This is a predicted structure of a 486-nucleotide part of an RNA (small-subunit ribosomal RNA, 3' major domain) from a metagenome. RNAcentral holds the full RNA, with entries from SILVA.

[in-house]
Context: one part of a larger RNA
RNA sequence: UGACGGGGGCCUGCACAAGCGGUGGAGUAUGUGGCUUAAUUCGAUUCGACGCGAAGAACCUUACCUGGCCUUGACAUGUAGGUAGUAGAAGCUUGAAAGAGUAACGAUCCCGCAAGGGAAGCUUACACAGGUGCUGCAUGGCUGUCGUCAGCUCGUGUCGUGAGAUGUUGGGUUAAGUCCCGCAACGAGCGCAACCCUUGUGUCCUGUUGCCACUCGAACGAGAGUUCGAAGCACUCUGGACAGACUGCCUCAUUUUAAUGAGGAGGAAGGUGGGGAUGACGUCAAGUCAGUAUGGCCCUUACGGCCAGGGCUGCACACGUACUACAAUGGCCGAUACAGAGGGAAGCAAGACCGCGAGGUGGAGCAAAUCCCCCAAAAUCGGCCUCAGUUCAGAUUGUUGGCUGCAACUCGCCAACAUGAAGCUGGAAUCGCUAGUAAUGGCGCAUCAGCUACGGCGCCGUGAAUACGUUCCCAGGCCUUGUACA
Numbered sequence: 001u002g003a004c005g006g007g008g009g010c011c012u013g014c015a016c017a018a019g020c021g022g023u024g025g026a027g028u029a030u031g032u033g034g035c036u037u038a039a040u041u042c043g044a045u046u047c048g049a050c051g052c053g054a055a056g057a058a059c060c061u062u063a064c065c066u067g068g069c070c071u072u073g074a075c076a077u078g079u080a081g082g083u084a085g086u087a088g089a090a091g092c093u094u095g096a097a098a099g100a101g102u103a104a105c106g107a108u109c110c111c112g113c114a115a116g117g118g119a120a121g122c123u124u125a126c127a128c129a130g131g132u133g134c135u136g137c138a139u140g141g142c143u144g145u146c147g148u149c150a151g152c153u154c155g156u157g158u159c160g161u162g163a164g165a166u167g168u169u170g171g172g173u174u175a176a177g178u179c180c181c182g183c184a185a186c187g188a189g190c191g192c193a194a195c196c197c198u199u200g201u202g203u204c205c206u207g208u209u210g211c212c213a214c215u216c217g218a219a220c221g222a223g224a225g226u227u228c229g230a231a232g233c234a235c236u237c238u239g240g241a242c243a244g245a246c247u248g249c250c251u252c253a254u255u256u257u258a259a260u261g262a263g264g265a266g267g268a269a270g271g272u273g274g275g276g277a278u279g280a281c282g283u284c285a286a287g288u289c290a291g292u293a294u295g296g297c298c299c300u301u302a303c304g305g306c307c308a309g310g311g312c313u314g315c316a317c318a319c320g321u322a323c324u325a326c327a328a329u330g331g332c333c334g335a336u337a338c339a340g341a342g343g344g345a346a347g348c349a350a351g352a353c354c355g356c357g358a359g360g361u362g363g364a365g366c367a368a369a370u371c372c373c374c375c376a377a378a379a380u381c382g383g384c385c386u387c388a389g390u391u392c393a394g395a396u397u398g399u400u401g402g403c404u405g406c407a408a409c410u411c412g413c414c415a416a417c418a419u420g421a422a423g424c425u426g427g428a429a430u431c432g433c434u435a436g437u438a439a440u441g442g443c444g445c446a447u448c449a450g451c452u453a454c455g456g457c458g459c460c461g462u463g464a465a466u467a468c469g470u471u472c473c474c475a476g477g478c479c480u481u482g483u484a485c486a
Base pairs, nucleotide, nucleotide: 001486002485003483004482005481007480008479009478010477011476012475013474015470016469019433020432021431022430023429026324027323028322029321030320031319032318033317034315035314042053043052064310065309066308067307068306069305070304073128077127078126079125080124081123082122083121088105091102092101093100094099108119109118110117111116130299131298133297134296135295139293141288142287143286144284146282151190152189153188154187155186156185157166158165159164170181171180172179196276197275198274199273201243202242203241204240205239207237210233211232215230216229217228218227219226220225246270249264250263251262252261253260326426330385331384332383333382334381335380342373343372344371347366348365352361353360354359392423397418398417399416400415401414402413403412439462440461441460442459443458444457445456
């Protein structure tokens, strides 16, 4: 000087407390361990591994296993030699395929009159290719974590024999090493903040594919009105520009005439308005050689390459993360209302028809503010159920079908009918959340032929309770103290 302390002081954080809802019990989905296996490919292992790499394992993927094959090789560059019935190749034989054999037919470009030469392709030989083989403790790059915590340093000066100190400590204050005051320090840098995106208010401009208050016309209608068209851009909305928030104004407080805090006015918004992006010096020899790159080591008729089938889905069990429930704030039936954000051409697909349904036939329109996906659901209204293992719950199983795809046996999803397990709110323990949040309801997208998505990432609807406070648990920051630690 750091680190550490079941030392002290101050402070912060869904850390505790106050609340709300979960997990832990059940069934299922999914990941992991273990076991099994010819193989169950590999990696990730406290927080910070375990719905993680994987934003899609039937074949492929695929790296694993078994079997059948290839050896300059599936792919790149180079050197030397050869190459017209040559390269290629319908077909045929064998085979599970790959591969092996045979073969009708049968070539290209450039220079040159030609002879011929060269290129491409093929072939032989050799250099080499190839390796998801090992080492993340040889590395780059990227990432996680402490932590969006408020810290980490430097120049000059001064102090100290020196390691070092000072500055960065002190008094206040802040979300903040934020700012003010003081001070042997004076300045500066990386961080903080701001600049960026988005959302909330207004003004101006814009006007189609958006809008429809007023106006005109047409159709229907007794009328009210509805639909369509025109005109128009008032409103809504789209896109753009600008304004607006700065403790700017007022009062009070603390005090040091400071920084700041508390309340108020005005305002769409008030003290960082909400959300996002942004992650300092460093720590964990943290993670990744299997994304790519890369040193070294290793394999080279195999640890490389091709193919078929299997496996990654295996099941006495254990754990994590989720979904669905155990019901009446509910279940079922009928009627009826209101979104946002996305996606669409080998695509999205309307109306119509067929089917109980999954779906099928067909195909208008749309490269989309125009058309389609697209009826949002919870909510509301009416009816039935009346506390039961039930009209709760839906696992499991059977049958019949649908879709994708060469192909659903291992091993896909969906529909209808039948079947109707466990489960009556969950021990010790443990997790999330402070507001449009939790809880709850549906919708969309990526990957993708299809899908094991209940996952992930977004979007909107409905919409709470509680916070006295900092004694305690956990993590962190600053100062101080002790030290058998470096």